The prediction has a mean pLDDT of 82.
This is a predicted structure of a 519-nucleotide part of an RNA (small-subunit ribosomal RNA, 5' domain) from an uncultured prokaryote.
The RNAcentral record of the full RNA draws on ENA.
[in-house]
Context: one part of a larger RNA
RNA sequence: GAAUGAACGUUGGCGGCGUGGAUUAGGCAUGCAAGUCGCGCGACAAGUCUUUUUUAGCUUGCUAUUGAAGAUGGAGGAGCGGCGAAAGGGUGAGUAACGCGUGGAUACCUGCCCCCAGGCCCGGGAUAGCGUUGGGAAACUGGCGGUAAUACCGGAUAACAUCUCCGGAUCAAAGGUGUGAUUCCGCCUGAGGAUGGGUCCGCGUCCUAUUAGCUUGUUGGUGGGGUAAUGGCCUACCAAGGCAAAGAUGGGUACCGGGUGUGAGAGCAUGGCCCGGCACACUGGGACUGAGACACUGCCCAGACACCUACGGGUGGCUGCAGUCGAGAAUCUUCCGCAAUGGGCGCAAGCCUGACGGAGCGACGCCGCGUGCGGGAUGAAGGCCUUCGGGUUGUAAACCGCUGUCAGUAGGGAGCAAAUCCCUGGAGGCUAUCCUCCAGGGUUGAGCGAUCUGCAGAGGAAGCGCAGGCUAAGUUCGUGCCAGCAGCCGCGGUAACACGAACUGCGCAAACGUUAUUC
Numbered sequence: 001g002a003a004u005g006a007a008c009g010u011u012g013g014c015g016g017c018g019u020g021g022a023u024u025a026g027g028c029a030u031g032c033a034a035g036u037c038g039c040g041c042g043a044c045a046a047g048u049c050u051u052u053u054u055u056a057g058c059u060u061g062c063u064a065u066u067g068a069a070g071a072u073g074g075a076g077g078a079g080c081g082g083c084g085a086a087a088g089g090g091u092g093a094g095u096a097a098c099g100c101g102u103g104g105a106u107a108c109c110u111g112c113c114c115c116c117a118g119g120c121c122c123g124g125g126a127u128a129g130c131g132u133u134g135g136g137a138a139a140c141u142g143g144c145g146g147u148a149a150u151a152c153c154g155g156a157u158a159a160c161a162u163c164u165c166c167g168g169a170u171c172a173a174a175g176g177u178g179u180g181a182u183u184c185c186g187c188c189u190g191a192g193g194a195u196g197g198g199u200c201c202g203c204g205u206c207c208u209a210u211u212a213g214c215u216u217g218u219u220g221g222u223g224g225g226g227u228a229a230u231g232g233c234c235u236a237c238c239a240a241g242g243c244a245a246a247g248a249u250g251g252g253u254a255c256c257g258g259g260u261g262u263g264a265g266a267g268c269a270u271g272g273c274c275c276g277g278c279a280c281a282c283u284g285g286g287a288c289u290g291a292g293a294c295a296c297u298g299c300c301c302a303g304a305c306a307c308c309u310a311c312g313g314g315u316g317g318c319u320g321c322a323g324u325c326g327a328g329a330a331u332c333u334u335c336c337g338c339a340a341u342g343g344g345c346g347c348a349a350g351c352c353u354g355a356c357g358g359a360g361c362g363a364c365g366c367c368g369c370g371u372g373c374g375g376g377a378u379g380a381a382g383g384c385c386u387u388c389g390g391g392u393u394g395u396a397a398a399c400c401g402c403u404g405u406c407a408g409u410a411g412g413g414a415g416c417a418a419a420u421c422c423c424u425g426g427a428g429g430c431u432a433u434c435c436u437c438c439a440g441g442g443u444u445g446a447g448c449g450a451u452c453u454g455c456a457g458a459g460g461a462a463g464c465g466c467a468g469g470c471u472a473a474g475u476u477c478g479u480g481c482c483a484g485c486a487g488c489c490g491c492g493g494u495a496a497c498a499c500g501a502a503c504u505g506c507g508c509a510a511a512c513g514u515u516a517u518u519c
Stems, first nucleotide, its partner, number of pairs: 001519004006515005013369006019362002026325003030322003035083003040080002044076001047072006055064004090280003099205008108197002113193002116190004121155004130145006161170003175185002206252003213243003218240008255277004259270004282303005305316004333359001335358003341355001342353004372402004382393004406460001408455005415448002421442009463508005468489003474503005484491002
């Protein structure tokens, strides 16, 4: 000098873009953060319509009312079923490792998506919801009865699939919607693709020898098991190997990379925000489901902690978004919206989304703007200095003229909106109400708002550090090795340019200094 996720002191006008729990991976009240599909299924129920019934009024065929049956209907709560919940979001505790980076390898898997070839036949028994009846303070949990499916099961079919001793053997499915219709959405099998992942290997990846030896599933083989898959991954047997001064083993520290800071570069330091990978989810262990997890807001066990309790027993997990306590030098709102982008579900309308888009707070950072402009000497007053003549503050002020940025106030307003959706018309798909495309009209903005216009009026907006040398800028007074200063050299013991104050000056400026850290 440059830099920072900074903090502290003094000061503080506006805006844009960023950024903000670095310490206790300490504990958490409250709300929200993952649902969706009725075009998979049964049932409940408001409403409407029809028929019938009871009662009342009477304009004697109409109104109101009660009950029943049927149809329609679809708000809402729950259930079965499907898909999603393994993404998105957070954090860096662990990890010195094939964890990451880079370059290879293959013994493997891959829901949704794309392409191709085929198939979708016949049956069955349950179960939740529901009804009824129990237990329990609650959480919750039994018995009995009966019901549906794209839930479950059996049979058939069976190849370009699988196994094979090459004879053969084995393996599947589901329907829904809607039409005038060969609609549309799905289901099953096989092959290929795409995407994502698993596994293995070469090389690279901090300090320590005041850590020198380490290892028994250890190193290799055979048989078997296990896995989607290779393999001591596991197991039985056999052999006695394997690693190490080119640093094994142990100890310490640490997520890694793209990058970032600095530097002419080489390098050194670093890994916050953003992107990719990894790991973790109160602590430890375990599996289940599934295409995918050994699963942050799933399950089971143990533990610590906290809460409820009728003392028998239960419940919980913010390292999601806000917020709270604690510790700390120190780090924000219990905000708005799904309008956009993206995700999940759905044929769709749409629903959900603390992802995300925005607003709020903090000079925390960078950048931009402003705090006026021109004239004005009797060089006013005041301050300070003085050789008492004057000098300086200083065109600075006053005063005169002007402007209107920003902020204020009142109003207009492009755009962020394109697509979706609705209506109409047209074209194509053999026909089509379905699909695709085009044109016209309409619909959807949380928040921001470029910019324009009117009004008013210099009004609302400057400080901080330093002045002995390094280093730019000095005088007076006070103090008297005191009080104090200080980055280094060093100042202060009676004229201190170094302490304190004033005046003046220098530097930077909505900041200026200090501290810490890196180069």